A computed fold for a 176-nucleotide RNA from a mouse gut metagenome, annotated as Lysine riboswitch aptamer. The sequence is in RNAcentral, with records from MGnify. The coordinates come from a structure-prediction model, not an experiment, and the mean pLDDT is 76.
[in-house]
RNA sequence: AGAUAGAGGUCGCGUUUUUCAUGAGUAGCCUUGCCGGAUGCUCCAGGGGCAAGGGAAGGGAGGAGAAAGGGGAAAGCGCCGAAAAGGUAUGAUGCCUGACGUCAUAUCUUUGGGCAUAUGUAUGAAGAAUCAUAUGACUGUCAUCUUGAAAACAGUUUCAGGGUGGGGAGCUAUCU
Numbered sequence: 001a002g003a004u005a006g007a008g009g010u011c012g013c014g015u016u017u018u019u020c021a022u023g024a025g026u027a028g029c030c031u032u033g034c035c036g037g038a039u040g041c042u043c044c045a046g047g048g049g050c051a052a053g054g055g056a057a058g059g060g061a062g063g064a065g066a067a068a069g070g071g072g073a074a075a076g077c078g079c080c081g082a083a084a085a086g087g088u089a090u091g092a093u094g095c096c097u098g099a100c101g102u103c104a105u106a107u108c109u110u111u112g113g114g115c116a117u118a119u120g121u122a123u124g125a126a127g128a129a130u131c132a133u134a135u136g137a138c139u140g141u142c143a144u145c146u147u148g149a150a151a152a153c154a155g156u157u158u159c160a161g162g163g164u165g166g167g168g169a170g171c172u173a174u175c176u
Base pairs, nucleotide, nucleotide: 001176002175003174004173005172006171009080012079013078014077015076016075017074018073019072020071029063030062031061032060034059035058039051040050041049042048044098045097046096047095083111084110085109086108087107088106089105090104091103092102093101094100112139113138115136116135117134118133119132120131122130123129141166142165143164144163145162146161147160148159149158150157151156
């Protein structure tokens, strides 16, 4: 240096299914001998298209009434750069172009892990959750210093603990 295998845990990571609440008495829908009175829809701009004085948008009254993303719990599956965040490029998609969003692929950068607290023109329907940053202790690992115990003449080795430091491009084992 390469290959193979392996370990971490206050919920290790991802994902699927079931279920529960939230979303929400919301959206959209239906009814109206109601009000309104010219615009509205296609996310945004332009284009194109469509609806509209036989009444647009908006509102009132009545009726029935969701779902997705996000979250909790349980079970299963795949795993230990597990994965996440951000950037760039390409492709697909949303009527066309631009911007933007979503998805996929490639690539680069950052982060060892989870937890708590604080902050935020972030994300979100949300005082949830997520993400980012900072702080704190914890945990795992290696290096180094050190204490105790065991073995030993000694060098040293093993086990248990404490201090400091590092970063997953790491650590451990085996093989070449």